Context: one part of a larger RNA
RNA sequence: AACGAACGCUGGCGGCAGGCUUAACACAUGCAAGUCGAACGCCCCGCAAGGGGAGUGGCAGACGGGUGAGUAACGCGUGGGAAUCUACCCAGUUCUACGGAACAACUGAGGGAAACUUCAGCUAAUACCGUAUACGCCCUACGGGGGAAAGAUUUAUCGGAAUUGGAUGAGCCCGCGUUGGAUUAGCUAGUUGGUGGGGUAAUGGCCUACCAAGGCGACGAUCCAUAGCUGGUCUGAGAGGAUGAUCAGCCACACUGGGACUGAGACACGGCCCAGACUCCUACGGGAGGCAGCAGUGGGGAAUAUUGGACAAUGGACGCAAGCCUGAUCCAGCCAUGCCGCGUGAGUGAUGAAGGCCUUAGGGUUGUAAAGCUCUUUCAGUGGGGACGAUAAUGACGGUACCCACAGAAGAAGCCCCGGCUAACUUCGUGCCAGCAGCCGCGGUAAUACGAAGGGGGCUAGCGUUGUUC
Numbered sequence: 001a002a003c004g005a006a007c008g009c010u011g012g013c014g015g016c017a018g019g020c021u022u023a024a025c026a027c028a029u030g031c032a033a034g035u036c037g038a039a040c041g042c043c044c045c046g047c048a049a050g051g052g053g054a055g056u057g058g059c060a061g062a063c064g065g066g067u068g069a070g071u072a073a074c075g076c077g078u079g080g081g082a083a084u085c086u087a088c089c090c091a092g093u094u095c096u097a098c099g100g101a102a103c104a105a106c107u108g109a110g111g112g113a114a115a116c117u118u119c120a121g122c123u124a125a126u127a128c129c130g131u132a133u134a135c136g137c138c139c140u141a142c143g144g145g146g147g148a149a150a151g152a153u154u155u156a157u158c159g160g161a162a163u164u165g166g167a168u169g170a171g172c173c174c175g176c177g178u179u180g181g182a183u184u185a186g187c188u189a190g191u192u193g194g195u196g197g198g199g200u201a202a203u204g205g206c207c208u209a210c211c212a213a214g215g216c217g218a219c220g221a222u223c224c225a226u227a228g229c230u231g232g233u234c235u236g237a238g239a240g241g242a243u244g245a246u247c248a249g250c251c252a253c254a255c256u257g258g259g260a261c262u263g264a265g266a267c268a269c270g271g272c273c274c275a276g277a278c279u280c281c282u283a284c285g286g287g288a289g290g291c292a293g294c295a296g297u298g299g300g301g302a303a304u305a306u307u308g309g310a311c312a313a314u315g316g317a318c319g320c321a322a323g324c325c326u327g328a329u330c331c332a333g334c335c336a337u338g339c340c341g342c343g344u345g346a347g348u349g350a351u352g353a354a355g356g357c358c359u360u361a362g363g364g365u366u367g368u369a370a371a372g373c374u375c376u377u378u379c380a381g382u383g384g385g386g387a388c389g390a391u392a393a394u395g396a397c398g399g400u401a402c403c404c405a406c407a408g409a410a411g412a413a414g415c416c417c418c419g420g421c422u423a424a425c426u427u428c429g430u431g432c433c434a435g436c437a438g439c440c441g442c443g444g445u446a447a448u449a450c451g452a453a454g455g456g457g458g459c460u461a462g463c464g465u466u467g468u469u470c
Base pairs, nucleotide, nucleotide: 001469002468003467005466006465007464008463009462012342013341014340015339016338017337018335019334020300025298026297027296029295030294031293034059035058036057039056040055042053043052044051045050066253067252068251075178076177077176078175079174080173081172084170085169089166090165091164092163093162094161095160096159097131098130099129100128106121107120108119109118110117111116137146138145139144151158152157179225180224181223186216187215188214191213192212193211194210195209196208197207198206228250229249230248231247232243233242234241235240255276256275257274258273259272278289279288280287281286306332308331309330310329314328315326316325318323345375346374347373348372355366356365357364358363379411381406382405383404384403385402389397414459415458416457417456418455419440420439421438425454426453427452428451429450435442436441
């Protein structure tokens, strides 16, 4: 000098920021991801217009939000690379023809405590399947072979298929850099390389069969410990040292372990399956759950906030749109946790009042300090007006900020220290006791060092202590 701090004493106001560093401990409750009737059939309300409901279908739930357990690694940082994919978006080219069979919903009959589920029957589609066509596309032994689509409509439009290019995003490879330990010296069998095959969007022992016997290591392999990395942050004249909260980029994780499905994209926080631990329901047959989302609870801890408001703005998902959803976000609440600003009054006032303290008893000091007199009204208070943020409408914040008026010095000062380092001294009490202490050291009867008082010094809505870093 600094801090995501804590503790003690104290505490007036505002602005801006920050707020579980510990148990990646367990979680009651609510909310945090939906949307589309301009894809489709059905049911309900209604005279109609219109509205509502579950289901099929589409897009989105891979973003946004959280956490740092794991990871010493191409994880991250930086600079390169070739063997790749990319929904939505933009631009170009070419199409959008003809048919078919089902399954939900629904109806009927059952099973079950429930979660849910079985059988039979009916039905639509932008759901599923076939045929046709193929500029370009894919395969090819260059002869040839393969492959698509979906319609809706209020007639304004919104779509669908194939392909080329772009944009964006992502996957992969490499050089260099990236903590400590040698009281860890040898490590390695898919191991290192080749060939054939498989697999992937794609390269590759990524996987497999065969062949060869390699590969790494004192320039520290292997093992152990510790740790998310970076831009940055703190400190320092710098070099460096320490650190990685908030904000931003990347990575990893989502009760623990494993797995795949769907999809352009996941091996998926609020999806699925299996196993495990735990919790809950049960009619004992069987089921349900996952806050490291926002609040909140218990626990742990020196210690860290509201079960708040709004989609008004910004952004996101869906939708032609109207709109709807959004604990992202914007705001408000709590906390002197930090930084910054302001106030707690100003002028005048000497019989230097009273009181306190000291005293050589004369006086000194507190001290212009108070009282008194003359003023002011910041902030807080009361009343009135009242935004920007929103280009037409729409404002949670908010009757907030701000402006005007009114009243009255009125409502607003503490904390630490005073032996030296180190700014600041006396009296009383105590008597190696009680105690102080960062170091040196004070205290055993005259203690400027303990306790109190008076006085003084420092900082100030804070001041000290403790911890940590430089």
This is a predicted structure of a 470-nucleotide part of an RNA (small-subunit ribosomal RNA, 5' domain) from an uncultured bacterium. The prediction has a mean pLDDT of 88. It matches the Rfam family "Bacterial small subunit ribosomal RNA".